[in-house]
């Protein structure tokens, strides 16, 4: 230098043939339970989806450019 893939909550990830509220597990906070703790149950907080443009009535999802990381080729 060329190619492919990934980027969504604190962490690990789902969700993409564009559409109705952006979700799960773990973690975190509160409450219940217990003599107490763990386990268990209930509730809650937390993300404008890597950034900027574009297409569209509508974009996490499609297109372009960039950034970071991983792998392959040279």
């Nucleotide at each position: 230098g060329g190619g492919u893939g990934u980027g969504u909550a604190g962490c690990u990830c789902a969700g993409u043939u564009g559409g109705u509220u952006a979700g799960a597990g773990c973690g975190c906070g509160g409450c219940c339970c217990u003599g107490a703790u763990a386990a268990g149950g209930c509730c809650g907080a937390g993300g404008u989806c890597c950034g900027a443009g574009g297409u569209u009535c509508g974009a996490a999802u499609c297109c372009u450019c960039g950034c970071a990381c991983a792998c392959c080729c040279a």

Transfer RNA from a Pirellulales bacterium, 74 nucleotides, folded computationally. It matches the Rfam family "tRNA". Rfam classes the family as a transfer RNA. NCBI's taxonomy places the organism under Bacteria, Pseudomonadati, Planctomycetota, Planctomycetia, Pirellulales.